[in-house]
RNA sequence: AGUCUUGAUAGAGGCGCGGCCGACAAGAGUAGCUCCGGCAAACGACAGGCAAUCGUGGAGCGAAAGGGGAGGCCGCCGAGGGGAAAUCGGAGUUCCUGAUCCGAUUUUUGCCGGGCCGUCGGGGAAUACCCGCCGGACUGUCGCCGAGAGGCGGAGAGCUGUCAUGGCC
Repeated sequence: AGUCUUGAUAGAGGCGCGGCCGACAAGAGUAGCUCCGGCAAACGACAGGCAAUCGUGGAGCGAAAGGGGAGGCCGCCGAGGGGAAAUCGGAGUUCCUGAUCCGAUUUUUGCCGGGCCGUCGGGGAAUACCCGCCGGACUGUCGCCGAGAGGCGGAGAGCUGUCAUGGCC
C1' cells in the first nucleotide's frame, strides 16, 4: 500500500421526505333556518331490540367540518410511510347492545431504496386527494458477468468519503 471488522463523522439519490402558512376551488344552492301546503298505511333511515322521531312539494335566506390547494418557509435523507395492539374521543335520527369506519395518543414491528404510471381493493361527497397489493418502465447505489454498449441480482441493517480501531497479508 491492499483488504476486512467495529466505531465516529461528513455526504449522495430527486417529480426525494415530513411539518407549518396558504388566496381559492370543491363540499353546496347541500345541512340548517323562516313561510305556505301535505303528512292514512306500507316501506326506509348499519345489525338486533320496546318505542319515539324523521321522510314530501313550493318559495326565501343560506353555512361549516374533515379532505384538496399554486407557492413560500422550516426541519431533514428511515427522511418517512404502512401494519398490529391498547386506551380515549367521534360518525351513520334518538336510547341499549353489537359490528364497522374515522381521528388522537402510546407501545410494538427489518413490511417498504426512491419517485412516476396502470389495474384492483380500502378511506373520501368526489372524477380530487390519501393508503395498500400486484404489474410496468425509470432512477440512485452495491455485487457478479461483459472489451464496451449493456445484462442479471441485492436491499437503506444499505452506499460513498474521511478519521480511529483491531485482524489478515
A computed fold for a 169-nucleotide RNA, annotated as Lysine riboswitch aptamer.
It matches the Rfam family "Lysine riboswitch aptamer". Rfam links the family to the GO term lysine biosynthetic process.
The coordinates come from a structure-prediction model, not an experiment, and the mean pLDDT is 80.
The sequence was found by an Rfam model in a public genome assembly.
Of the family's consensus pairs, 98% are formed in the model.